[in-house]
Context: one part of a larger RNA
RNA sequence: ACAAAGCGAGGGAAUUCGGCAAGUUAGUCCUGUAAUCUCGGUCGAAGGGAUGUCUAUCUUUGUGUGUUUACGCAUGCAUUGAUAGAUCUCAGUGACAAGGACGACCCGACUGUUUACCAAAAACGUAGCAAAGCGCUAAUCCGAGAGGAUUUGUAUGCUUGGUGAGACCUGUCCAGUUGUGGUUUCUGAAACCCCCUUCCAAGGGGGCUAAGGGCCAUAAAACGGCGGGCGUAACUAUGACGCUCUUAAGGUAGCCUAAUGCCUUGUCGUCUGAAUGGCGACUCGCAUGAAUGGUUUAACGAGGUCGUUACUGUCCCCGCUUUGAGCCCUCUGAAAAUGUUUUCCGGUGCACAUUCCGGAGACGCCUAGUGGGAAGCAAAGACCCUAUGGAACUUUACUGCAGCAUGUUGUUGUGAGCUUGGGAGAAAUGCACAGAAUAGGUGGGAGUGUCGAAGCUGUCAUUCCGGUGACAGUGGAGCUUCUGUGUAAUACCACCCAUUUCUUCUAAGCUUGCUUACUCUACUUAGAGGACACCAGCAUGUGGGCAGUUUGGCUGGGGCGGCACCCUGCCGAAAAGAUAUCGGUAGGACCCAAAGACAAGCUCAUUCGGUUUGGAAAUCCGAAGUCGAGUGCGAAGGCAAAAGCUUGUCUGACUGGAUUCUGCAUAGUAAGGAAUCCAGGGGUGAAAGCCGGGCUUAGAGAACCCCCGUGCUCUUUUAAUAGGAGCCGUGUCUGAUAGAAAAGUUACCCUAGGGAAAAUUAGCUGGUCGCUCCCGAUAGCCCACAUUGACGGAGCGGUUUGGUGUUUCGCUGUCGGCUUUUCCUAUCCUGCACGUGCAGAAGCGUGCAAGGGUGUCGGAGUUCACGCAUUAAAAGGGAUCGUUAGCUGGGUUAAGUACGUCGUGAGACAGUAUGCAUGAUAUCUACUAGGUGUGGUGUUGUUUGAGUGGAACGACCUUCUAGUACGAGAGGAACGAGGGUCGGGCGCCUCUGGUGAGCAGUUGUCAUUUGGCAGGCUGCGUAGCUACGCGCUAGAUGGAUAAAAGCUGAAGGCAUCUAAGCUUGAAGCCAGCCACGAAACGAGACAACAAAGGCCGUCACAGAAGAUGACGUUGAUAGGGAUCUUGUGUAAGACUCGAGCUUCGGCGAGAGUUUUAGCAUAGAUCUACUAAAAGC
Repeated sequence: ACAAAGCGAGGGAAUUCGGCAAGUUAGUCCUGUAAUCUCGGUCGAAGGGAUGUCUAUCUUUGUGUGUUUACGCAUGCAUUGAUAGAUCUCAGUGACAAGGACGACCCGACUGUUUACCAAAAACGUAGCAAAGCGCUAAUCCGAGAGGAUUUGUAUGCUUGGUGAGACCUGUCCAGUUGUGGUUUCUGAAACCCCCUUCCAAGGGGGCUAAGGGCCAUAAAACGGCGGGCGUAACUAUGACGCUCUUAAGGUAGCCUAAUGCCUUGUCGUCUGAAUGGCGACUCGCAUGAAUGGUUUAACGAGGUCGUUACUGUCCCCGCUUUGAGCCCUCUGAAAAUGUUUUCCGGUGCACAUUCCGGAGACGCCUAGUGGGAAGCAAAGACCCUAUGGAACUUUACUGCAGCAUGUUGUUGUGAGCUUGGGAGAAAUGCACAGAAUAGGUGGGAGUGUCGAAGCUGUCAUUCCGGUGACAGUGGAGCUUCUGUGUAAUACCACCCAUUUCUUCUAAGCUUGCUUACUCUACUUAGAGGACACCAGCAUGUGGGCAGUUUGGCUGGGGCGGCACCCUGCCGAAAAGAUAUCGGUAGGACCCAAAGACAAGCUCAUUCGGUUUGGAAAUCCGAAGUCGAGUGCGAAGGCAAAAGCUUGUCUGACUGGAUUCUGCAUAGUAAGGAAUCCAGGGGUGAAAGCCGGGCUUAGAGAACCCCCGUGCUCUUUUAAUAGGAGCCGUGUCUGAUAGAAAAGUUACCCUAGGGAAAAUUAGCUGGUCGCUCCCGAUAGCCCACAUUGACGGAGCGGUUUGGUGUUUCGCUGUCGGCUUUUCCUAUCCUGCACGUGCAGAAGCGUGCAAGGGUGUCGGAGUUCACGCAUUAAAAGGGAUCGUUAGCUGGGUUAAGUACGUCGUGAGACAGUAUGCAUGAUAUCUACUAGGUGUGGUGUUGUUUGAGUGGAACGACCUUCUAGUACGAGAGGAACGAGGGUCGGGCGCCUCUGGUGAGCAGUUGUCAUUUGGCAGGCUGCGUAGCUACGCGCUAGAUGGAUAAAAGCUGAAGGCAUCUAAGCUUGAAGCCAGCCACGAAACGAGACAACAAAGGCCGUCACAGAAGAUGACGUUGAUAGGGAUCUUGUGUAAGACUCGAGCUUCGGCGAGAGUUUUAGCAUAGAUCUACUAAAAGC
């Protein structure tokens, strides 16, 4: 020093992130209680008073005994309450036990639940609210199924998600997504039907069609969303108002710098001396807002925040005590870790060395401590990056699978009705105009009708409303040809067309029955359902419910950005070639049937001269004109009877083959690009020749699959055809461009690695930063340099922020504070000087100077910054942004949670808020102390002082000087001499205060003379230790100096502080003062002496152990004893008194006397009673 406790003067939160911790309060009775309120509460609000013991009286309740006239009476025990009197203490819930209180705000209504093992919360739940699903063989859920839960419940129910008591409320938007309903012109699979193909199939096409989609509605207490610009009122400001763009709609009521506001410490008020805080307001709100609920709200909360009061060792500022552990002795006896070794400074070095280099220091060993270093130990870094590594989660990633929906087939039978298509049969109908009038077409045709015509009545059907047809009755003879109209002429017969109706057969669909499959039922010879459903196959849709995967690269870390990812020109590129960067500068992913081939002819840009409109510039003429033009497109290189321009003729923008170069320097390699030659057949030119696209260098794409071709080959028994296969050629693609088919999150995370690569330190650099200097514009009345110091320039530092990426990822603990040491000076104060636009005072600027000092408080985690009040001053920095094996843990930076914002979501945010584990026994070194051995001495003692350390002192106030010098005044010094204060240092305990063996009082309980325990509580307190107390801490002085001031004095006849010489001059330097210091290897000196020291024993003014000091019988060393001192405060016993009561015996808290007693005593003196024996 530590842990656990106790006490503490004065102050009282000044401490700190924060009253953390500790303390205060406390039981019971009486009294008394604000504001608020959901009227229940809050409430024990707050605040105030009382409380013991003894005696007596009355009383409550229970009960025992005796008596026996019983209604009781007498007596005893326990118990409740009241009153009165007495009495003691510092103190009466005397110990134990036992709320501190209040005022506000945020959040959550409340009691409750939660991360067993770092989060108890504002999170979860909750009653209440609204919504959705579901009629029971239900919905929802589990299971492969059988089966099961809800439930032996039934809509006043169950399930699901949302919100979250109560109060007041809950605006607007249906464009998007999603749900629900509807619609059937569209889309939409298999099955089915039709067609094509085929020997048969497979296959292809078409049709029909369910759910779904589409379309139309609807639903926001579904997921969710809820604007901008300009102008405007008679001061200004503001903008009720207007204009305009735009949306699905443009945020209503409320609320707000908020758990939500960046800016921000917003502004105002208030709380404070001071407030990044709290509260109340304002509020255009980066980015509030209404059941993703909005606003309030009594009560409640180990929740978060602020304030007041009480209280305190949290602090100023620490001290003492107790116990434990530590330390010492004896016994027992691990672990981690461990290459060897183990000094400091400077340097070097992979850029922070005990080990290298240089210098210095340093005899060996042990013990106790401290925790600076060993980039100490522990854990193959959790941050970051990488991996064609994982995992979990999400989704409108990719691909699937359950499930669900729907269609169809099987299981699967039997009826009726209706509808539709087809076939057959029957019947009916057929209206332009004209015409008697409702003319289907063609042909035959002169008859037909009593086998009953016209007409009339009734019914039915149909209708173009005119009529027509059928049936029944009646009736009893007409109709047609002819005439006329018209494209067509009618009676009657035959055939045909269209439409409709009926019958029948067949196919499909719809509706509705039946019962026997099948299903269900407590009812089982039955009932309910029923060809549905279940189940199975096929098919379509839906489908993060589930699964498997993917989720590029480069990169001055990664991400975001960009493309430096394919190709080309030039520069970079350093005169061969090659050559990098997220180097610079430009481009390409085309275009052209002429902008291609050949031949011939021509010459451009520009300038000058001339010429109607006509101009500087239109066309024309003449001259000059080496490229100043043009060449499709960039740049470079190239090009003049051309590679440019114009004209003519053409298609070589050919076929087949071979080689070379390039792509790719010097290894290999694909596509692509270019060049040369041979053959064929061409173009052009008189010809030589040229031509396999474009003046050249960019304009590009593998394999698989597929299309195409007057191409070639093969093809399962002969021929042919079709089909198929292969080859050749062409085309369709991969821009991450030598070419996977592919989205996110992780703070719940994991693994392998990386200092190949970030965040912190260190290193380098020094843009930025800080400081200095040069120049001297401007200002300063005048005057650059008293002061100011533009525009520029030159440096230094390594405290800012960057750059870099050297060190470290098998780990160097990250901000701030506290603690504590040392260094630097670019000096804030104090000291000494110089200048001044210095009268004095106070300043301003500068020089020397690092000895000492440089503080407290408020809010904020803050460093910083700001503020209040002091002060001589409240300077700046370094030391791994000194300091976590020293403390703290407020911030940052894990896991929980909330808000705003972003995201469909998982989630995210140098945005906010709340919460949340800080390991360890010290080996070496270092330092602080204490010993020991050896050397140097034979022993003992006394010293010298090389050297080392110190701040041992620093500063201020005040009085005199002196109201003096100075000054017009106002004001107003100093040298010097006194006194004090603050801070630092050293020592001490007389005083004051603290603590404190001890003494006394007292509660509960046990025990019973004494006393123990609660290490009980309370009062006082010796020694010792202490601070809050006291004392000391040159007022020196000397020497050498700095800046500065001078003397003499040349160089340089003068001048000059300097060159030679000399004198001054600072808190600074060296001494002086204090302490250590012969291990000072140069190991010293002196004196005395033949001894001395140790072990052992008793000890303390000493002390962790050693050591030091005292003593050891010739003795006061310790214990004991005696006397004194000192503390407490008057013991026990006895006697007397005592409120009263009394059975008269006595009981009785307490008081007085004996008693300045008793008890204790770490101190002083005395005393050998005990132990210091004997001895080595």